[in-house]
c-di-GMP-I riboswitch aptamer from an Actinomycetota bacterium, 78 nucleotides, folded computationally. The coordinates come from a structure-prediction model, not an experiment, and the mean pLDDT is 85.
Parts: sequence; C1' cells; structure tokens
RNA sequence: AGGACGAAAGGGCACACUCACCGUGAGGUGAGGUCGCAAUGCCACGGGGCUCCGCGAGGAGUCGGCCGGGCUGCCGAA
Repeated sequence: AGGACGAAAGGGCACACUCACCGUGAGGUGAGGUCGCAAUGCCACGGGGCUCCGCGAGGAGUCGGCCGGGCUGCCGAA
C1' cells in the first nucleotide's frame, strides 16, 4: 500500500402502536410515532413462520425487522 474490524462525525431507516386506504386473509401503502438497526438498502434463490383454497395429495400468496445467500452503498480512528 492493500485487507479485516468498526470508534467518532454527518446523516439514514422506522418495531410496537394510532389513523386512513387496499386485500378473504397473512399482509401492503401513506401519515404520525420511535423499539431498535452498520446495510433494518434491494432481491422470494434455499430454509423457516404466517394466510387462503382443498377430504387429502397438493396449490396460491405473504413475511427481507426470522436465518442463509446474492447485488449495491456513506464515513472511516484505535
């Protein structure tokens, strides 16, 4: 030099909950709100949870703030 880690600083997002709307539903969108997050940005590929249909086998959907994985991103001390 490069790599790893991630203090500090500037910022970012927004759990629960409330309201409105969409949806059979899980849930989603917007506003408020702020538990937390160093990828709590994006992706449903794998696992898993949840919802709907079905006698069943199964099928469809949803959750990225459940885990793994992929892609991208701000600052960078000890």